[in-house]
Context: one part of a larger RNA
Molecule: small-subunit ribosomal RNA, 5' domain
Organism: uncultured prokaryote
RNA sequence: ACGAACGCUGGCGGCAUGCUUAACACAUGCAAGUUGAACGAGAACCCAGGGCUUGCCCUGGUGGAGACUGGCGCACGGGUGAGUAAUGCGUGGGUAUCUGCCCUGGAGUGGGGGACAACCGCUGGAAACGGCGGCUAAUACCGCAUACGCCCUUAGGGGGCAAGCCGAGUGGACAAAGGCUUCUAUUGCUCCAGGAUGAGCCCGCGUCGGAUUAGCUUGUUGGUGAGGUAACGGCUCACCAAGGCGACGAUCCGUAGCUGGUCUGAGAGGAUGAUCAGCCACACUGGGACUGAGACACGGCCCAGACUCCUACGGGAGGCAGCAGUGGGGAAUAUUGGACAAUGGGCGAAAGCCUGAUCCAGCAAUGCCGCGUGAGUGAAGAAGGCCUUAGGGUUGUAAAACUCUUUCAGAUGUGACGAUGAUGACGGUAACAUCAGAAGAAGCCCCGGCUAACUCCGUGCCAGCAGCCGCGGUAAUACGGAGGGGGCUAGCGUUGUUC
Repeated sequence: ACGAACGCUGGCGGCAUGCUUAACACAUGCAAGUUGAACGAGAACCCAGGGCUUGCCCUGGUGGAGACUGGCGCACGGGUGAGUAAUGCGUGGGUAUCUGCCCUGGAGUGGGGGACAACCGCUGGAAACGGCGGCUAAUACCGCAUACGCCCUUAGGGGGCAAGCCGAGUGGACAAAGGCUUCUAUUGCUCCAGGAUGAGCCCGCGUCGGAUUAGCUUGUUGGUGAGGUAACGGCUCACCAAGGCGACGAUCCGUAGCUGGUCUGAGAGGAUGAUCAGCCACACUGGGACUGAGACACGGCCCAGACUCCUACGGGAGGCAGCAGUGGGGAAUAUUGGACAAUGGGCGAAAGCCUGAUCCAGCAAUGCCGCGUGAGUGAAGAAGGCCUUAGGGUUGUAAAACUCUUUCAGAUGUGACGAUGAUGACGGUAACAUCAGAAGAAGCCCCGGCUAACUCCGUGCCAGCAGCCGCGGUAAUACGGAGGGGGCUAGCGUUGUUC
C1' cells in the first nucleotide's frame, strides 16, 4: 500500500469501490428498435342507417391495433480476459486502399414493365413451422433512354534511369425514386470531384522466463505469369531457381491480454495492469460464409460436437463473459429496485418511441475524508477497587453536584440547484427555520528486549505464550486474571501479497 479476508467491536454523513475463484451451469424478467411524411391492407371501440329471430347480423362513416412489404439501425453502446510472446500492444513513419450517415462543389432526376408478401381459398404437422392455388402496392425488383463526368481497352508524342510525369485522340460500358405541402419551399434519389470522420495494409524501434530447448523451415525463400482482394503481398495457384531464419538466441517449452497508469522508493529501480481511458481478442466448443459502407456478426444464419429442455417419438427449441437474480466453487464480493428528469445513442420531418448505456436509489466500516459520543466549574482529594512499609499511595477533576451548549441522530414546518420555454427518477432528498433533552452513540490491541507502557494474585517445564531472541521446573513486569499504564480510534488487531 490493498478490489482484500478473518476475529472482536460498531454512532452519523460525503465520495468512491464491490466474483481477484469455475471463459462453471443457468429458472424468470428486462437489455434494439424505429419509421403511416415509402407501400398495400386494416381489427377493436364509437356514430348513423337498415334487417329483425331482441341480441346478433349487414351497410356507410370514424378510428387506427397487431401483422406483412420497403428504409435506416441492429458492426454503436454494454460484458469478459479464455486465447495471444506477436496476424497483439506502445511509439514514430509510410500508402498500394475503402469509407453509410455528415459538409462543399458540379451534373441530372425521363419513359415503361413484370412480380412477391400481407390478404383470400384449400391443405400438412403434436409443435416448431409449412405446402399449393388466386389477387395486389411501393422510395421493393427489372429493361429502355439520357451521361456533365467516370471506368475499361487500344494506341501516339515530349522529356526522363524508371514501374513514374505531362499533353492529345479513337472505340466500348455505367444512373436515378419518390414522399409531404399552406405552392413559397422542404426533404429524398442517381453520377462525379473534394473534405471530414472511421477503417484496412506495410515498415523501424521497444515489449517475461527457460539452452537441463541448438538447430528450424517445403508455400518454405525468391523470381515469372495468372487468379483473388477495396488494396500491396506466396494471399492462392502453375512453372523456375534453392533459398530463408539462427548463439545479436531461431525453433521448442512455460507463463501472460498490451498501454496511459497504479503502488513503493530521495531517486535509479522494483512490483503491478481492479475501478477510469485507449487498443486488441472472444461471445457454449470448432468451422463456414451470407447480408451490408462496415461483421465473417454477444442477444443473426448454416454445419458438426458437448450439454439442457419439449415431444403425439415423426421431429423440434436453447446459449447471461448484457442488467438483476439462482445453483456451484470459494476465505470472499451487492437489489430478480426507480427513471428516461439530465448526458449520450438509434429511428423519425416532427410529435415521439426505444435505450439494465446512463443518471439515481438499495446492500456492505470494503476504502478515503469529515464529524460526534459533550463543555465549564468542581477536593470532603467521597465511596468502591487495587497496592501498601498499614502511615498512606493510586484510580482522580475522574465521578457526584452546580452552570451551560445542542453538532450529529430525532420531531415539526418550509423546501431547492441540477431545467436557457415545457419536462425532476433522485425526493418531500439536500438545505434552512423551530422544538425537546446530556439526552441515543467506544472499542480494540499491547505493557521482557527490539518497542511507548508495572504491580499483585493464580499456576509451577503444567496450563500456556511466541514475529526474532526466548519465557514457564514455588516470589514469572514474558502464561491466566485483576488493578494500573501505553498506543490507535469507529475502528483495532491477525493473516496474505507487493515495494